[in-house]
Predicted 3D model of an 88-nucleotide RNA (c-di-GMP-I riboswitch aptamer) from a Gammaproteobacteria bacterium. The sequence was found by an Rfam model in a public genome assembly.
């Protein structure tokens, strides 16, 4: 250095579900658990997916429906950044 992951070895993550905590939600933390993960390590910069508070519209009627990201997703894909052990 790598369009690299045959074989080893040492250590990592942790989906679904359960319990709790937080949240309007979707989602997240923690702890239990393991489908799977060679970056399932970091980052919402791009696409894309979830959610739709607060507001704006409409019909108005306290009610509904529509649209919205400043919420989330890195375990959707892309781009930066950084790493362990092997192999060329």
């Nucleotide at each position: 250095u790598c369009g690299u992951g045959a074989c080893a070895a040492a250590a990592g993550c942790a989906a679904a579900c359960c319990a709790g905590a937080c949240g309007a939600a979707a989602g997240c933390c923690u702890g239990g658990g393991a489908c799977g993960c060679a970056a399932a390590g970091u980052u919402a910069c791009c696409u894309g997916c979830c959610u739709g508070u607060c507001g704006c519209u409409c019909u108005c009627g306290c009610a509904g429906a529509g649209c919205u990201a400043u919420g989330g997703u890195a375990g959707a894909g892309g781009a930066a950044c950084c790493g362990c052990c092997g192999g060329a």